The RNA shown here (transfer RNA) has 70 nucleotides and comes from a Pirellulales bacterium.
The source organism's lineage runs through Bacteria, Pseudomonadati, Planctomycetota, Planctomycetia and Pirellulales.
Model confidence (mean pLDDT): 80 of 100.
The same sequence occurs in records of 2 taxa.
Rfam family: tRNA.
RNA sequence: GUCCGGUAGUGUAACGGAAGCAUGACGAUCUGAUACGUCGUCGGCGGUGGUUCAACUCCACCCCGGACUA
Repeated sequence: GUCCGGUAGUGUAACGGAAGCAUGACGAUCUGAUACGUCGUCGGCGGUGGUUCAACUCCACCCCGGACUA
């Protein structure tokens, strides 16, 4: 310098109309008890600007991680 990625504690979707799944934690239920199962709750868009009626999504810069080239 070029490219890819950054989203709940963890792993991953959504690619302009506003964030879902799994797992986890907590509570209830079940059991003699624990686990499993079932139900519910909690918890997130790397940062700052810009575009837009509206941005996780598009644009610019910055930060972090990775690959490649030299």